[in-house]
Molecule: transfer RNA
Organism: Argiope bruennichi
RNA sequence: UCCACCAUAGCUCAGUGGUUAGAGCACUGGUCUAGUAAACAAGGAGUCGUGAGUUCAAUCCUCACUGGUGGGU
Numbered sequence: 001u002c003c004a005c006c007a008u009a010g011c012u013c014a015g016u017g018g019u020u021a022g023a024g025c026a027c028u029g030g031u032c033u034a035g036u037a038a039a040c041a042a043g044g045a046g047u048c049g050u051g052a053g054u055u056c057a058a059u060c061c062u063c064a065c066u067g068g069u070g071g072g073u
Stems, first nucleotide, its partner, number of pairs: 001072007010025004018056001027043002030040002049065005
């Protein structure tokens, strides 16, 4: 310097152009226990990396930028 891929909850990830954005783990308090763990039931947590564009409508499509990973030279 070029190419490809990735960026969604604290972590690992899913998701699809359409009306509530989800799962597991973690976290919080509750039940249970003498107590802890486990188990059970519940809850909180997200500007979907940033900006612009297309569209009636964008987490999703397009472009730029930022960061990361891999590859080429």